[in-house]
Context: one part of a larger RNA
Parts: sequence; structure tokens; C1' cells
RNA sequence: GGAUGAACGCUGGCGGCGUGCUUAACACAUGCAAGUCGAGCGAAGCACUCUGGAAGAUUCCUUCGGGAUGAUUCCUCUGUGACUUAGCGGCGGACGGGUGAGUAACGCGUGGGCAACCUGCCUUGUACAGGGGGAUAACAGUUAGAAAUGACUGCUAAUACCGCAUAAGCGCACAGCAUGGCAUCAUGCAGUGUGAAAAACUCCGGUGGUACAAGAUGGGCCCGCGUUGGAUUAGCUUGUUGGUGGGGGUACGGCCCACCAAGGCGACGAUCCAUAGCCGGACUGAGAGGUCGAACGGCCACAUUGGGACUGAGACACGGCCCAGACUCCUACGGGAGGCAGCAGUGGGGAAUAUUGCACAAUGGAGGAAACUCUGAUGCAGCGACGCCGCGUGAGUGAUGAAGUAUUUCGGUAUGUAAAGCUCUAUCAGCAGGGAAGAAAUUGACGGUACCUGACUAAAAAGCCCCGGCUAACUUCCUUGCAGCAGCCCCGCGGAAAUCCUAGGGGGGAAAGGUUUAUCC
Repeated sequence: GGAUGAACGCUGGCGGCGUGCUUAACACAUGCAAGUCGAGCGAAGCACUCUGGAAGAUUCCUUCGGGAUGAUUCCUCUGUGACUUAGCGGCGGACGGGUGAGUAACGCGUGGGCAACCUGCCUUGUACAGGGGGAUAACAGUUAGAAAUGACUGCUAAUACCGCAUAAGCGCACAGCAUGGCAUCAUGCAGUGUGAAAAACUCCGGUGGUACAAGAUGGGCCCGCGUUGGAUUAGCUUGUUGGUGGGGGUACGGCCCACCAAGGCGACGAUCCAUAGCCGGACUGAGAGGUCGAACGGCCACAUUGGGACUGAGACACGGCCCAGACUCCUACGGGAGGCAGCAGUGGGGAAUAUUGCACAAUGGAGGAAACUCUGAUGCAGCGACGCCGCGUGAGUGAUGAAGUAUUUCGGUAUGUAAAGCUCUAUCAGCAGGGAAGAAAUUGACGGUACCUGACUAAAAAGCCCCGGCUAACUUCCUUGCAGCAGCCCCGCGGAAAUCCUAGGGGGGAAAGGUUUAUCC
């Protein structure tokens, strides 16, 4: 000099764009953050409609016995619905959002490999979709419990579940030919045997279902190289290293197991200890390098602590399940409920870090045929000079060089064209009027915002640090080794003339900031 997710005290006009718990991966009240589909299904309710029945206000007629009319209500029955709700079922809750604890590792980066693999939704193509069955939730009844939540009996549906049939293609077994490969083999062709599928809905436009092949996308695994410090850590290892055979897995593999062998790693630093998420990048520097890894993007890991699997195309799953631990809450003491490292917010810790805001209008995501619903992702607004950038706090003229103040050799000199005065202007602020783009459509949270126009008033808008040298900027008074100063230095300044303290005047610097502290180059 530059830089910062900064902080402290002083000061503070406006706007744009960014950015904001670096500490306790401490504990969390409250609300919201993942739902959706009635064009898969059966119910219940609601509204309307319709069939039949019952009760029946009112009015009319009457021979007073009754007859007719029939608002309205209830039951039953037919159907409809952009309707509502829980349930069965489907898809999605593996994305998006957070955090950096752990991890020195194929975790990450980079370059390869899989002749050892998987891939829902999407795209393309081929071939199908025949015919049956038994349940179960909801619901009803009974019943246990304070609750959470159940138990039993009965009834019912499906794109839920289970057999059967069919098999273009596919899997498995057997043997064959061709091509290729270092190879266990791979690919292609034809053969025999054998095995496995499906679901319908519809507003008639469509939307779905099954099998197979290919693509796309996403993932899994393996390898080379690179990736902090310590030797005051020198030996480490028994599923350990390899083999055979098996199990398991989407897949290779001690991944797991039985048996066999006794190996494997290590001064080219094993093991152990400490520290740490890694990278694109950021800061600095002429570069080489050094330091950092906030924000944005990619990967990884984690979700109160530890363990486990289930479901599924995908998880060993932040707002799923089970077990154990700690903690908090409810309880009728028998037993239950919970997990903000999502967005806000609270307590606590700390030098220190924001609103319990608005909207799904845009972009994107989930579901749906769609309308649409959901979306604290996101878009916006609020708060903070936390940072960067821009603008303003007026311009011209004005000498009796006014007054005041400071100083003085008492003549003057400085403040100083500075002020006043006069003449202007209106950025900005305030006032009034108009008023977007962002949306393709009747849809705009932002927002009467940005922006434009008009009238109006110099009005509302300057502090901070420094002035001995480094280092730009000097004098007066007070104080007198006292009180004090200080970034470093001068045997620092202060010893009766202090340009180093304090105050005044003046000056210098950068400026809505300025100084200090901390850290890095």
C1' cells in the first nucleotide's frame, strides 16, 4: 500500500447493487417449510333433481258428515355435480432447502476403465392387453384405554392383491457356426428344451397398462497421479495378505464364510498423534509464491447421540419406521409424545451478525388430462454506512478587505470572497399530476415502485483524524519530570520560553465517512 462475512468508540443526507451467527453440530415456545390426483376405487355428507308415501299451515265449497287446494317438513327412490371429507390406491415425500460435526480418505481434483453394473419419469421402435378368483380398509356393531392407540365380529370396491392362458422379443440350460479379443470370454447368426407379463379410465379428443430393444439422463464400482504438520510417533497388521470353493450383492471384490498357505505394509515415512470438509476460485504479489475456501457454482458428509433394516427405480431416508442413550413435555402412574445444522423467531454463548413481513405475478419443482392445488425453493419488501459504486450538502458576483475571534513589534497581520448583500439554478429532499417494462393470455407480490412532467424554497443535509521526524500541515495561552501523550523511532516529549501534554486560533488529509483494533499478502 492492498484486502476483510469484520468489531469498538465518534459522526451520519440520498440512491443502486451486493452482503449479514466466523462463537454453542448449544437448547428450543409458536406459526409455516410436501403434497397432489374424484378422468383408479367404494363410502359418508352437502346442493339440486326425480318416484312413491306420511304429516300438514292457509284458502275455497258445504247438506256441517266432509270435499278440494296444498306453502312447508319428514321418509323412500332415480340421477347429476368444476362440491366437501377421511379411507383404499397411484405418483411425489431420495428433489429442492440447511450445516461443516466427522473425514488425511479413491473424500476431493484430474485423467482413464467396467469383457464387473443399475437407471422411475422422458424419447424412439417392436409385440401384446384373453379369461377368472379370493380378500381388505373405509363403514356398521361390540369392546379395552386418561390419552396415544387399539382388539373382535360383520359388509364392500378398485389401475390394490393372486392363480390360469398367450410370448414378437427376453431370461436360463445344452450343444453349433462366424468375427473379434492378451484373456476367464465378448458380439452376431440360426437350433432344442424350459421359464416369466398386463389395467383400465374417459368429457370419445385422449390418458394410461405389460414385455422387450435402443437412446437420453442420473447413479454405482475400480485404477494412475496429486492432496496439512509432527520421528520428542518406528515398527504396524490375524479377515490381516493371497489361493480354492461357496454365500451375498445391480455389480467386481475378504464384502462375508469354510478350508489351505504365511503372507501384506513401512525412512520414497507404515502405524500413531494433531489439525482440516475438498475444488472451481478469493485476497495479495512484477512474478514465483504466500494466505484463505464467507457469498455464487460442483462434489462429499451429516440431520438430538449410537445402531438397524423396511419400502422403493433410487434411501439405510432432515420435516419416514424400529431399538437403545441423554434431554424436554403430557399422564388418571398403567403408559404415551417430541427432535429448527428448513424460513422467521426465542433463550444462551459472544467483540459481533437482520423481519415471528408480502406473493406464488415471474423462474423452477411435485401431483393432475386440464382447470388448478402445494411450494419460507424462488421473486420481492423490511433492518444494518457491513462493503463497493454513484450523487448531494449549492453556483456566480461581492473589499468599507465589515463585525467577531486569534495574534501583534500596536503600525498591522490572519481567518477572508469567506460572510452579509445582489443575481441565479433545482441534482437531491418535500408537494402535485401522469405512470411502466417485467406477461403469450382476462393473471403483477414488488408498487402508485422505477421513470417522466410541473410549481416551489438555498432551503433539510459535515463530521472525523492529524500538524517534532517518519509524513502533508504552526502559532498563542495554561501546566511545569506534575497532569498527561504514544503506530514506530529519535539515549521518545513534559526540568520556567513545550511546533510532541491540555485548550484557542490557524493549517493538512481523506470525506458520508473518518480513526483505532484484529487478521492475511

This is a predicted structure of a 521-nucleotide part of an RNA (small-subunit ribosomal RNA, 5' domain) from [Eubacterium] cellulosolvens 6.
The coordinates come from a structure-prediction model, not an experiment, and the mean pLDDT is 82.